[in-house]
RNA sequence: GCUGCAUUGGUCUAGUGGUAUGAUACCUUUUUAGGGUGAAGGUGGUCCGGGGUUCGAAUCCCCGAUGCGGCC
Numbered sequence: 001g002c003u004g005c006a007u008u009g010g011u012c013u014a015g016u017g018g019u020a021u022g023a024u025a026c027c028u029u030u031u032u033a034g035g036g037u038g039a040a041g042g043u044g045g046u047c048c049g050g051g052g053u054u055c056g057a058a059u060c061c062c063c064g065a066u067g068c069g070g071c072c
Base pairs, nucleotide, nucleotide: 001071002070003069004068005067006066007065010024011023012022018055025043026042027041028040029039030038048064049063050062051061052060
């Protein structure tokens, strides 16, 4: 220099064009003599940044950033 993949709440993760999923964490209640476990409810994401396409983009296209790998 060329090229492939990845980036989504604090952490991990699903999601191939139509209100972003689950787990964990945290908070409240309940269960217990108390704690833990269990149960119920809740909080937390402008989906890495910018632009384009579209009625509509986490998703498709382009440029860039970061990480990992391949080729020279």